[in-house]
RNA sequence: AUGCAGUCGAACGCGAAAGAGGGCUUCGGCCCUUGAGUAGAGUGGCGCACGGGUGAGUAACACGUAGACAACCUGCCUUUGGGUCUGGGACAACCUUUCGAAAGAAGGGCUAAUACCGGAUGACACCCAGGAUCGCAUGGUCCGGGGUUGAAAGGGGCAAUCCGCCCGAAGAGGGGUCUGCGGGACAUUAGCUUGUUGGUGGGGUAACGGCCUACCAAGGCUGCGAUGUCUAGCGGGUCUGAGAGGAUGAUCCGCCACACUGGAACUGAGACACGGUCCAGACUCCUACGGGAGGCAGCAGUGGGGAAUUUUGCGCAAUGGGCGAACAGCCUGACGCAGCAACGCCGCGUGGGUGAAGAAGGCUCUUGGGUCGUAAAGCCCUUUUCUGGGGGAAGAGAACAGACGGUACCCCAGGAAUAAGCACCGGCUAACUCCGUGCCAGCAGCCGCGGUAAUACGGAGGGUGCAAGCGUUGUUCGGAUUUACUGGGCGUAAAGGGCGUGUAGGCGGACGCGCAAGCUGGGAGUGAAAGGCCUGGGCUUAACCCGGGACGGUCUCCCAGAACUGCGUGUCUAGAGACAGUCAGAGGCAGGUGGAAUUCCUGGUGUAGAGGUGAAAUUCGUAGAGAUCAGGAGGAACACCGGCGGCGAAGGCGGCCUGCUGGGACUCGUCUGACGCUGAGGCGCGAAAGCGUGGGGAGCAAACAGGAUUAGAUACCCUGGUAGUCCACGCUGUAAACGAUGAGCACUAGAUGUGCGAGGUUUACGACCCCUCGUGUGUCGCAGCUAACGCAUUAAGUGCUCCGCCUGGGGACUACGGUCGCAAGACUAAAACUCAAAGGAAUUGACGGGGGCCCGCACAAGCGGUGGAGGAUGUGGUUUAAUUCGACGCAACGCGCAGAACCUUACCUGGGCUUGACAUCCCGUGACCGCUCCAGAGAUGGAGUUUUCCUUUCGGGGACACGGUGACAGGUGCUGCAUGGCUGUCGUCAGCUCGUGUCGUGAGAUGUUGGGUUAAGUCCCGCAACGAGCGCAACCCUUGUUCUUAGUUGCCAUCGGGUCAAGCCGGGCACUCUAGGAAGACUGCCGGUGACAAGCCGGAGGAAGGUGGGGAUGACGUCAAGUCCUCAUGGCCUUUAUGUCCAGGGCUACACACGUCCUACAAUGGCGCCUACAAUGAGCCUUGCGAGCCUGCGAGGGUAAGCGAAUCUCAAAAAGGGUGUCUCAGUUCGGAUUGCAGUCUGCAACUCGACUGCAUGAAGUUGGAAUCGCUAGUAAUCGCGCAACAGCAUGGCGCGGUGAAUACGUUCCCGGGCCUUGUACACACCGCCCGUCACACCAUGGGAGUUGACAUCGGCAGAAGACGUUGAGCCAACCUUCGGGAAGCAGG
Repeated sequence: AUGCAGUCGAACGCGAAAGAGGGCUUCGGCCCUUGAGUAGAGUGGCGCACGGGUGAGUAACACGUAGACAACCUGCCUUUGGGUCUGGGACAACCUUUCGAAAGAAGGGCUAAUACCGGAUGACACCCAGGAUCGCAUGGUCCGGGGUUGAAAGGGGCAAUCCGCCCGAAGAGGGGUCUGCGGGACAUUAGCUUGUUGGUGGGGUAACGGCCUACCAAGGCUGCGAUGUCUAGCGGGUCUGAGAGGAUGAUCCGCCACACUGGAACUGAGACACGGUCCAGACUCCUACGGGAGGCAGCAGUGGGGAAUUUUGCGCAAUGGGCGAACAGCCUGACGCAGCAACGCCGCGUGGGUGAAGAAGGCUCUUGGGUCGUAAAGCCCUUUUCUGGGGGAAGAGAACAGACGGUACCCCAGGAAUAAGCACCGGCUAACUCCGUGCCAGCAGCCGCGGUAAUACGGAGGGUGCAAGCGUUGUUCGGAUUUACUGGGCGUAAAGGGCGUGUAGGCGGACGCGCAAGCUGGGAGUGAAAGGCCUGGGCUUAACCCGGGACGGUCUCCCAGAACUGCGUGUCUAGAGACAGUCAGAGGCAGGUGGAAUUCCUGGUGUAGAGGUGAAAUUCGUAGAGAUCAGGAGGAACACCGGCGGCGAAGGCGGCCUGCUGGGACUCGUCUGACGCUGAGGCGCGAAAGCGUGGGGAGCAAACAGGAUUAGAUACCCUGGUAGUCCACGCUGUAAACGAUGAGCACUAGAUGUGCGAGGUUUACGACCCCUCGUGUGUCGCAGCUAACGCAUUAAGUGCUCCGCCUGGGGACUACGGUCGCAAGACUAAAACUCAAAGGAAUUGACGGGGGCCCGCACAAGCGGUGGAGGAUGUGGUUUAAUUCGACGCAACGCGCAGAACCUUACCUGGGCUUGACAUCCCGUGACCGCUCCAGAGAUGGAGUUUUCCUUUCGGGGACACGGUGACAGGUGCUGCAUGGCUGUCGUCAGCUCGUGUCGUGAGAUGUUGGGUUAAGUCCCGCAACGAGCGCAACCCUUGUUCUUAGUUGCCAUCGGGUCAAGCCGGGCACUCUAGGAAGACUGCCGGUGACAAGCCGGAGGAAGGUGGGGAUGACGUCAAGUCCUCAUGGCCUUUAUGUCCAGGGCUACACACGUCCUACAAUGGCGCCUACAAUGAGCCUUGCGAGCCUGCGAGGGUAAGCGAAUCUCAAAAAGGGUGUCUCAGUUCGGAUUGCAGUCUGCAACUCGACUGCAUGAAGUUGGAAUCGCUAGUAAUCGCGCAACAGCAUGGCGCGGUGAAUACGUUCCCGGGCCUUGUACACACCGCCCGUCACACCAUGGGAGUUGACAUCGGCAGAAGACGUUGAGCCAACCUUCGGGAAGCAGG
């Protein structure tokens, strides 16, 4: 879009057609009967104001609740009284004419009524006067008397009579109006109002009323929130909650409002009317362009919007409604049903029993197994449901009539048949593994997961929870005592107003009497139904439905009570106040006045500085400063007294005197008689800075200037210096205005200071002291409180009263608005957005350019170096085919490497192999090995030659080699941030902990702190601690002394022999020495000191003295320290290669940078000659150490004795001593580099070894900033040995020789220990963190302007309509004298 809405013929007039039948006919048609007085429209009555929809508006008597109307209306219905007499004229329909596209309209003519009108009759209606009675102010009701106006309709039926009609009176139900109380937000809306508030007269309404109007008065509302703005239909109820509350107003019920938007009336009992009228507007549609039509927020349905919301169904059978005489009939998208949607609630099912080979399969796995799991299959059953068939309702009380519906329900048959998903499994929170991924992809309600082993992502297996649902999202309440009425707080967490005064308000002492508002008790009314609760019943149960009951309120009215509050009244004195006396005080205001000091001016003396600082400079000064003396000027502030002393409400107040003035304390009485407390607004006071006007200005001093400091220094320091600081008057009104603690009253252990007052004791009288009371002001402390810290009669304790304030951090002590201000600004005070914290108190650490105490070659005091040169070596970097890898502050860098030419070797290039160079298992063959030749760079390949062993039960087994198959081997590939082990480091620092007890809500503390002492948490003392463990120390090794045992290879005093010399020989074991054992040192002794301690200082003795020297020994832990390339090992990766073999190359590169060393720069030296004294060690059949001799200039070579070593060898020690020379120079220093010639090792010295000789003879003349080691047999210096090793040492590990200086001391640098303190740090100061800038994103503001909405003010035009007025036009009823009048209508 489209469809779905009246009825009555028993109110009235008119009145078809198709069809059927018949007749006539000029065949065009006409007539009659029937259809039929039907359909239909019209007049008239009733309904259409109900039912149904929606929530736009409305903050209102709209709603709820309780009332009022003595201020009202009411069709139909019920009851009741009376009546219904007599006349009249019209208008539709219809006929006709005209206009119009249509919608429709106009003119003329006829006509009926329960339509309309006149007359009669009739009042309880109105008016006048009277009486009675009642009440609630105006007044109500009743009675009779007089006057006035003023009703009606008929229809059906033979009739009885029925239905109507008119005027009254009542009832029921419905409506109208008024009132008390109740229920939103914003005060950044504080004033609103002129019909406003009231009165009088009039009008209007059903009715009261400024509802309207004229006049009069000037009122009315408001902090208990007026007015304004925003939002919103209200209630029964619904959701939630233990409740109180909070949120909400779908479905159902009541009320209100609305019907396209706005306005208006008409009709009517009822409307200002959803499916009526008129006007205006917007929109849609029709049109002949002239003009018309329309209103789904009725039921369906469509479009649109949207995350999202159904069928253009059936029926009036039931319930209810309208008309009607009607139990007829018609109408009824109300309603009854059906359809769609798991949208909600309820019920049911998707099967039950049995079934272990614990099947297959999946997942997992420690490879044994475990799990899905009796789960499945199989076997035995059942049939709710399903399908097919048969029967079949109630719903309708007497007839007709059942949409639902062949539905519910019943019976039969069939067959496990038709039927399981969703979320979750890190904690909260029930439920765990594997794989994949690798801060990716993703998850996430909060905390948070993910960076290679993810129960947190994705998948899987398994599990858990719900289940025809399950999750998500949104919303509300709860948890949240997190707005606290029930039921919170404000010292430091957010929060006490800066302080006072006082209005409203709140609260308020004692004893009576009265009232009865609050309060309590009783009664009455109401609180609709539904819902909720209890109980009973009906559908198989339930949901659902029905009956009964109870409940539900700040509710209303009546009666009663009088304890408490209140109100009234009377009295009282304990609160409060007044009077009297005494007292203290920087309380306030005003006026005087004083001295010290600073500065300035004048003069004198006097001379070169003064001033200032960490050090300086700017500055002042020879024009005479500073210093000093005298005089003067001026301003400001008041030393000492002076005191956690005093006063004040707070801010605040300080020389002295005077005047005026406020408050307070104490003592004793007298008086008033609750006069009190608090205090929203209001008013006043209110530091400093600042502002205005006018003064004043010494010192000080923002701004400013200069000098310093500094990387800079718009600062800190210095020199100057203006506002200001001071005064008067006015403003500002804020502070960490703090006790971060509002005011008042009462109560609740004490101790001890101090100010003021009073009393007492004492005293000769006093003073002081002491005691008591009151009032202030401090400290400590119990109970109690507190999160703790702390508070504690001056409460932060226990109570009462009142006020102010708080509600996560930031935004924000901000913006806008308002008020105040001259301004600066103040007061009041948000939001967007953003974060998951912000915060308090306390604890343990760590840290501090905090404090105290104490150590260490930490500094200082010394000695010698490094950093400069050349070289060696390691590293970075660069280069390269590769320059393998690791180590990176101390604690990587002569480190892994105790030794890279090949090997090593992990790297590169090239050439080979693929069960492999190596291990285990299986099969086959029989040797393997070795040797020779050929190809090749070699690995390797080919050819040839030679050839088994052990064992046996004789089958075989084993070893070895080759070939084959697959399991597997292999990896110096990755991850040291997956690990074990080992190591470094703080640090050989003195610490780190535990048990029990005690303290604390707890983290934790105590012990372990404290006083001493030590190298030491070593020891002593003390102590709510008492003990214990790991560390310290000691026990171990070595060295220093002695003794003892033992004397060869060691030693040689004595004796003998012997040599050029020599322990060479005999001999000896005394000494040295060797290596076993033992002793010794313990603050043991003495003195002093200390606390009668621990200990310390000094001394004696002693080889050694206070751990004698050195070593080994490394607490709890820290650094995700180092190492996967020693080894081991999880995971990952690789498998004809990231494995393995081979040759060659590389690790040895070289512009450069760094670390660690060597050698030097020389005379304390170089060189030559002569000469003396060690120790530790090492050394062979895996060919070592190698004497002596020969040889070479030498490295070395040759030969060769001795020695498996206290025997022999390496082996010469060197510095040292003596002597000579050099004479300060790039040298007789220094030795790099280079050339030539050699030696040795080795398969091989080209890349790439060491050494020798000759020659060459570089840099370098003591090293910038900086930096290292060392405290005694140490540093420094000198040589010797060893390991690994074929060879290669300036490196490493050892050995001895010579052999110092210095340490006042702990301020400083570094590291460390203990106590304490602060902390916003806790991956712990290499921390945390602030601001600008750059980029990106989010939100907001400004912005030339532009636009919309709402409200207000002023003005212009002004539809319909109502009222008034006019009405020259028109006009049936009544009157008429027939002309007209009255009344009315159109129109204005």

Background
RNAcentral holds the sequence, with entries from ENA and SILVA. The RNA shown here (small-subunit ribosomal RNA) has 1388 nucleotides and comes from an uncultured bacterium. The prediction has a mean pLDDT of 84. It matches the Rfam family "Bacterial small subunit ribosomal RNA". On this family, see Yusupov et al., Science 2001: "Crystal structure of the ribosome at 5.5 A resolution".